A computed fold for a 527-nucleotide part of an RNA from an uncultured bacterium, annotated as small-subunit ribosomal RNA, 5' domain. The coordinates come from a structure-prediction model, not an experiment, and the mean pLDDT is 87.

Context: one part of a larger RNA
RNA sequence: AACGCUGGCGGCGUGCCUAACACAUGCAAGUCGAACGAGAAAAUCCGGUGUUGUAGCAAUACAAUCCUGGGUGAGUAAAGUGGCGACCGGGUGAGUAACACGUGGAUAACCUGCCUUGGAGCGGGGAAUAACCCUGGGAAACCGGGGCUAAUACCGCAUAAUCCCCGGCGACUGCGGUCGCUGGGUUGAAACCUGGCAACGGGGCUCGAAGAGGGGUCCGCGGCCGAUUAGCUAGUUGGCGGGGUAACGGCCCAUCAAGGCUGUGAUCGGUAGCCGGCCUGAGAGGGCGGUCGGCCACACUGGAACUGAAACACGGUCCAGACUCCUACGGGAGGCAGCAGUGGGGAAUUUUGCGCAAUGGGGGCAACCCUGACGCAGCAACGCCGCGUGGACGAUGAAGCCCCUUGGGGUGUAAAGUCCUUUCGGCAGGGACGAAACCGGGCAACCGGUUGACGGUACCUGAAGAAGAAGCCCCGGCUAACUCCGUGCCAGCAGCCGCGGUAAUACGGGGGGGGCAAGCGUUGUUC
Numbered sequence: 001a002a003c004g005c006u007g008g009c010g011g012c013g014u015g016c017c018u019a020a021c022a023c024a025u026g027c028a029a030g031u032c033g034a035a036c037g038a039g040a041a042a043a044u045c046c047g048g049u050g051u052u053g054u055a056g057c058a059a060u061a062c063a064a065u066c067c068u069g070g071g072u073g074a075g076u077a078a079a080g081u082g083g084c085g086a087c088c089g090g091g092u093g094a095g096u097a098a099c100a101c102g103u104g105g106a107u108a109a110c111c112u113g114c115c116u117u118g119g120a121g122c123g124g125g126g127a128a129u130a131a132c133c134c135u136g137g138g139a140a141a142c143c144g145g146g147g148c149u150a151a152u153a154c155c156g157c158a159u160a161a162u163c164c165c166c167g168g169c170g171a172c173u174g175c176g177g178u179c180g181c182u183g184g185g186u187u188g189a190a191a192c193c194u195g196g197c198a199a200c201g202g203g204g205c206u207c208g209a210a211g212a213g214g215g216g217u218c219c220g221c222g223g224c225c226g227a228u229u230a231g232c233u234a235g236u237u238g239g240c241g242g243g244g245u246a247a248c249g250g251c252c253c254a255u256c257a258a259g260g261c262u263g264u265g266a267u268c269g270g271u272a273g274c275c276g277g278c279c280u281g282a283g284a285g286g287g288c289g290g291u292c293g294g295c296c297a298c299a300c301u302g303g304a305a306c307u308g309a310a311a312c313a314c315g316g317u318c319c320a321g322a323c324u325c326c327u328a329c330g331g332g333a334g335g336c337a338g339c340a341g342u343g344g345g346g347a348a349u350u351u352u353g354c355g356c357a358a359u360g361g362g363g364g365c366a367a368c369c370c371u372g373a374c375g376c377a378g379c380a381a382c383g384c385c386g387c388g389u390g391g392a393c394g395a396u397g398a399a400g401c402c403c404c405u406u407g408g409g410g411u412g413u414a415a416a417g418u419c420c421u422u423u424c425g426g427c428a429g430g431g432a433c434g435a436a437a438c439c440g441g442g443c444a445a446c447c448g449g450u451u452g453a454c455g456g457u458a459c460c461u462g463a464a465g466a467a468g469a470a471g472c473c474c475c476g477g478c479u480a481a482c483u484c485c486g487u488g489c490c491a492g493c494a495g496c497c498g499c500g501g502u503a504a505u506a507c508g509g510g511g512g513g514g515g516c517a518a519g520c521g522u523u524g525u526u527c
Stems, first nucleotide, its partner, number of pairs: 001523005008387006014380002016345001021343003025340003030084003035081002043072006050065006091298003101222007110215003115211003119207004123157001125155002132147006164185009192203004224270003231261003236258004241253003273295004277288004300321005323334004351377001353376003359373001360371004390420004400411004424468001427462004434454001439448003471516005476497003482511005492499002
């Protein structure tokens, strides 16, 4: 863990081990107007024409309603260009026996957005395009044509280095090369946004250096089973040249050579994510890898690249396949191993909850927005721990029940009764810590103000009253605990030995006893 019987409370944990089976519905990744151009509606207010109704002889006034113009709503919402993020966080363990993991090294063979430190710069131009307008196709998803426009979007130019190429000098070296100084050639940007009257600030951008953190790659060693698997290998093993990559490399290609691995177990087959750790044990060892943390792999199945600092990308794209759904039959849409939840499988595993208050993350100058990460609550004795179900006194000892040699013995201080206490639960009153950031006072010290899902919870106080709270297994030996009745190799028990065929401490019931206790037994698994 599950199952059976039983079940009062709390704290902390844990909760699909099976079908990596299929999934309805909602949510789980957005944000920035301080990069840019455009830009609604509902509603409401004011006015105008018409219609209807009321009052009036009428002009007209008032009311309702439809249409229409203007204001507010609002430069808001929704959308678009652009930037950053979406590669984190979260899930799962299918695959993988492998440099996947662990540990120790190497990288003189490498990369690094955001962040930190210090240096230099932000000059001058150009051409488009979405949104929008017009129009066409389509059932839809969506797609096409024409016209306009902006930017921190895009493209040239200038400036320029320790980067790259060519040359000189020096230092170091693993002798392959690396580093420093110097001469020549080559390469960048957003003149951006914003506060302020201004002075001057804030944010951002470009280039190069260093750092921090993160990653890529390589190597030594280490950790499963099978020899009823003994041979395996053609980009195979190595060289030269090239391509490719951030980077070494047969990674890829041309060509040349014929190598490479293997009994210290190659190859093949089976099984398996690995570790910190967890369980057990005196230890050595054995078993396991669930929660938490690190690494890896995967995201309907298989394949591929694009974008990007980083992906070959769970909630991106393309192709193929299986499946499900929509369709006007032409064509389209989808991927819970995210959080809940459903069906199915199964012995078996929870709520379609609350909140961003805290911690952390993304965007933003900020306010703030987003966050099923997270913080909490709910369900389940699933586990561990704690507490309670009352305490004291109370008879040679009530009743009932059981046993009996009929004298008595047992249940048993147990109950009743008397006195006392009130944990937990229920009720009433009060009521948090977790919260300081952020914001404003121009900054700082300091002052002021705001923010709590949990929760009217924890906790504190008070009143009442023993009041609401005990079961389960066992009693032949192992093994702690004995008698009566029923049954009669029947019904049944059983972990092993074994019990039962007429006096059964072994079956079933009663009384009594033993053991554990909100649990107790059984089954499974490990030591």